[in-house]
The prediction has a mean pLDDT of 78.
This is a predicted complex of two RNAs, RNase P RNA and transfer RNA, with 403 nucleotides together.
It holds a member of the Rfam family "Bacterial RNase P class A".

This record gives sequence, C1' cells and structure tokens, in this order.
RNA sequence: GAAGUCGGCCAGACCGCCGCUGGUGCAGGGAUCGAAAGGUCGCACUGGAGGAAGGUCCGGACUGCACAGGGCAGCGUAGGAGGUAACACCUCUCCACCGCGAGGUGAGGAUCAGAGCAACAGAGACGAGCCAAUUAAGUUUGGGUGAAACGGGCAAUCUCUACGCGCAGCAACACCAAAUAGGCACACAUUGACCUGGCCCGGGGAGUGUGCGGGUAGGUGGCAUCGAGCCGUUCUGGUGACAGGCGGCCCAGAGGAAUGGCGGUCACGGCCACGCGUCGCAAGGCGGGUGGCCGCACAGAAUCCGGCCUAUCGGCUGACUUCACAC
RNA sequence: CUCGCUGUAGCGCAGCGGAGAGCGCGCCUCGUUCGGGACGAGGAGACCGAGGGUUCGAUUCCUUCCGGCGAGACCA
Repeated sequence: GAAGUCGGCCAGACCGCCGCUGGUGCAGGGAUCGAAAGGUCGCACUGGAGGAAGGUCCGGACUGCACAGGGCAGCGUAGGAGGUAACACCUCUCCACCGCGAGGUGAGGAUCAGAGCAACAGAGACGAGCCAAUUAAGUUUGGGUGAAACGGGCAAUCUCUACGCGCAGCAACACCAAAUAGGCACACAUUGACCUGGCCCGGGGAGUGUGCGGGUAGGUGGCAUCGAGCCGUUCUGGUGACAGGCGGCCCAGAGGAAUGGCGGUCACGGCCACGCGUCGCAAGGCGGGUGGCCGCACAGAAUCCGGCCUAUCGGCUGACUUCACAC
Repeated sequence: CUCGCUGUAGCGCAGCGGAGAGCGCGCCUCGUUCGGGACGAGGAGACCGAGGGUUCGAUUCCUUCCGGCGAGACCA
C1' cells in the first nucleotide's frame, strides 16, 4: 500500500423568532365544554423519540380468573458448563462443516424401544437378492441404476428421553357517571348449570348460555421518578457473559395522538463553472481554492422492560488476518 | 393497540413430502346453426406471494420478510 475479518461509537452543530406538549411552582376561585362524572383556559422555570421507537418472533413484569394446585392431552427447547427476573437470548468450551487466515455457520439428544417413508431409474428399496467370476460351502470378490443396495438414511415424520410452560391479555383490570322494553324465545341447572378458555380431579358456585330486540358508547386510575433504572469507574471476583463495591443522576409520555416550522452561520457529501499548483511529450491524472445549485438515510414512542429479526445515506474509531514492497 | 386467519391459472376453490400441480366458471380453435346461444370435440393459461434452511426430493415441514381479511368496549 491492497484485500479482508471481528467489534465499538455518531446519526449534523450553534444562534434568533414563532408554535406544540408533560411536570413543578405561583396566580385565580373565575370563564368555558358537558346531562353528570370530569376536562380545558394564564404566567414563570424546566423535560420532550430511536438505534432500531419497526415486525410482534421469543421471554418476563403487571392485572384478572382461587392463593394458580395435581394428572392426562397439547405446545416448546435440546452437545457440555455457566450468566440472567426469564428466554428460543448472551458467554466460555467440545465436535462437525466452510475459509490460506483473522474468523464464520450449526433446531448438534436418541434410529440396539417401536412405527412410518424412500418418487424416477433399477433384477431388487428395507422383504431380500440379479449378473459374472470364485469356493468344500450364499464362501468370497466385482458390477450397472440410484441420494441410498444390507450397511444404513430421514426424528424442522410419528415417537422416546430430559427439562420448561395453567389460561388470557392494558380494548387486561379497578372505579365514577349516564341510560333502558331491566323485555321475549329456546336450552341447561344444588342428581351442580356456569366460572377456573381442551379434558378429569380439586376449588368457587346460584342462576347461566345462545338468539332476537333495546340502551350507553363519556370520564378517571392502571401510566411513566426509585426501577431486573441510567451514567461513570487505572476498585474487587471471574477466561468471559456477568456479579458486587464506590461516586453521580431522576431521564418523553399524549389519547386521532406533542417532540415542529422559518431565517442565519459553520460543518459533511455530490454536481457545474472559473482559475492555481504538481506529474506527464501528450491525452489526462492528483491535490487543494473561490462561487453557484442540490442533498443529508432508515424511520416516529402508545402499559412497561430484556432479547431476536428486519430496514438504514454517510462518517469516525479499535484489534486482528492475508498478500506485495522497502529497511 | 392486542389477537386470529389467509396468499395455488383471469375469478372462486382443492391438493399438505415424490402426480406432466387438479376442479368449476371464464378464454381460444373447430364442429353444429341462416346467425347467435346452448351443446359436442380439442387446446392454451401457474414456476404454488418473495428469500433462506431441513430432506435424496418442498406447494406441503421450519424460518425471515411482503400483502390481504377478520375479531376484541359496556349495561341489561
């Protein structure tokens, strides 16, 4: 210098003006929307998208069903050891495959428990047995077809083994307010309907389910500041994931859904024009300068976390590998 | 927002490890008819939404994306 491998980080910056929205404080005690419950309206200070907020593919928290308990069925996971609240995630490691290598990929238990499958081709496809040679002997060797020819293959086929999972999801759930034809039909019901979202047990349990018809479709909490919380650390243990210590911080939260718009300066990238330096015989290459125009990805919180997967213009940075050259 | 289902010929569907991937309607050609319809005969049209994996072999099994459809408030 070229080609690569594995990570980490950023996701334009600053200023001015105008807006949107959460919190706190003050003011007000009024106005306004509404049937009510309840909401909205002022000023100041202050907070206001992401690495994926996305897909909803896993795992949890939370809530209800009984405090979620036993069995069967069902579903999931799968080398070993560990981390974690938990996981299908992560770490270390063994093995197999790929790569010259740094490294990468792996649903990687069991086919001596049992069952099933194997198209076409081929004599024969899981029952055995074709042709040729050979031998005391279906005894041994070879052959074409095929992914596979008697030795096995497929468990991302059933199954077995081990382990895990009760079911539902914030439209969960709790409360407030309003409203009615609080109706009709059928079925079931203390010989237990119905609930415990498959079944049985166990538990609760007096009305329940379906259809038709009718009514209200508003508000508050859940909900976002004490947590599996975030940041830092030349601290400790550990190969590591991680755990602990110490110090600091409080960090978005609406309900058709805020996080924006305009202007300026600078930065980054691309194109065009002008002129400069340098290399070259030349065509032209390289470098930086001035001016103009354009661009700046993927994407947008909706109960909250931990992961995975997918999308992503461009830039910065660390470690390592291979090759070439020079010393 | 939370769940569930689904994608196969122009349209509606079947098939769920080995078929040249079928069926109905539609389309094309020929026959029949004076002409059309109906009828009869023949034919075309799909790489099973897209990518990857498991397997000897995938529409089918697994996985990741893309698209479409549906359900879920309360009272009594």